RNA sequence: GGCAAUUUGGUGUAGUGGUUAGCAUUACCGCCUCUCACGCGGUAGACACGAGUUCGAUUCUCGUAGUUGUCA
Repeated sequence: GGCAAUUUGGUGUAGUGGUUAGCAUUACCGCCUCUCACGCGGUAGACACGAGUUCGAUUCUCGUAGUUGUCA
RNA backbone atom coordinates (compact mmCIF):
# COMPACT_ATOMS: atom_id res chain seq x y z
C1' G A 1 0.00 0.00 0.00
C1' G A 2 -4.35 -3.64 -1.61
C1' C A 3 -8.53 -6.61 0.21
C1' A A 4 -11.93 -8.36 4.01
C1' A A 5 -14.32 -8.17 8.74
C1' U A 6 -15.70 -5.28 12.82
C1' U A 7 -17.23 -0.71 16.09
C1' U A 8 -24.15 -0.93 20.64
C1' G A 9 -23.89 1.28 28.74
C1' G A 10 -17.74 0.48 32.75
C1' U A 11 -17.33 -4.90 30.62
C1' G A 12 -19.42 -9.05 27.47
C1' U A 13 -23.24 -9.43 23.98
C1' A A 14 -28.62 -9.70 21.11
C1' G A 15 -31.13 -6.79 17.68
C1' U A 16 -33.82 -8.61 8.92
C1' G A 17 -36.15 -0.36 8.28
C1' G A 18 -41.25 1.43 12.51
C1' U A 19 -43.39 -0.94 19.00
C1' U A 20 -39.69 2.61 25.62
C1' A A 21 -32.68 -0.56 21.93
C1' G A 22 -33.08 -6.24 25.13
C1' C A 23 -30.03 -9.59 28.26
C1' A A 24 -25.92 -10.72 31.54
C1' U A 25 -22.40 -8.45 34.62
C1' U A 26 -20.62 -4.06 37.21
C1' A A 27 -22.08 0.51 40.19
C1' C A 28 -25.77 2.71 43.54
C1' C A 29 -30.34 2.29 46.74
C1' G A 30 -33.65 -0.84 49.44
C1' C A 31 -35.28 -5.79 51.56
C1' C A 32 -33.19 -10.16 53.88
C1' U A 33 -28.99 -11.31 57.70
C1' C A 34 -26.27 -10.21 64.50
C1' U A 35 -22.52 -8.73 60.26
C1' C A 36 -20.55 -10.16 55.48
C1' A A 37 -21.61 -13.24 51.43
C1' C A 38 -25.73 -15.49 48.84
C1' G A 39 -30.69 -14.40 47.43
C1' C A 40 -34.87 -10.79 46.14
C1' G A 41 -36.65 -5.92 44.33
C1' G A 42 -35.56 -1.18 42.23
C1' U A 43 -32.51 2.94 39.88
C1' A A 44 -28.72 4.86 36.60
C1' G A 45 -25.88 3.94 32.38
C1' A A 46 -25.00 2.65 25.18
C1' C A 47 -25.97 2.54 18.82
C1' A A 48 -17.61 5.50 16.77
C1' C A 49 -18.00 10.31 13.61
C1' G A 50 -20.01 12.84 9.09
C1' A A 51 -23.16 12.67 4.83
C1' G A 52 -26.83 10.18 1.60
C1' U A 53 -31.41 6.99 0.49
C1' U A 54 -36.30 6.65 2.85
C1' C A 55 -42.51 8.98 5.36
C1' G A 56 -39.14 6.67 8.95
C1' A A 57 -32.02 4.35 9.77
C1' U A 58 -28.67 0.89 15.35
C1' U A 59 -30.18 -1.66 10.68
C1' C A 60 -29.23 0.06 3.74
C1' U A 61 -25.25 3.11 0.79
C1' C A 62 -20.74 6.32 0.74
C1' G A 63 -16.73 8.64 3.27
C1' U A 64 -13.58 9.40 7.82
C1' A A 65 -11.45 7.26 12.28
C1' G A 66 -10.18 3.04 15.48
C1' U A 67 -9.39 -2.33 15.95
C1' U A 68 -8.54 -7.28 13.89
C1' G A 69 -7.20 -10.58 9.95
C1' U A 70 -4.96 -11.47 5.26
C1' C A 71 -1.84 -10.42 0.72
C1' A A 72 2.35 -7.87 -1.16
Background:
The prediction has a mean pLDDT of 81. The RNA shown here (transfer RNA) has 72 nucleotides and comes from Elasticomyces elasticus. The RNAcentral record of the sequence draws on ENA. Taxonomically the source falls in Elasticomyces (Eukaryota, Fungi, Ascomycota, Dothideomycetes).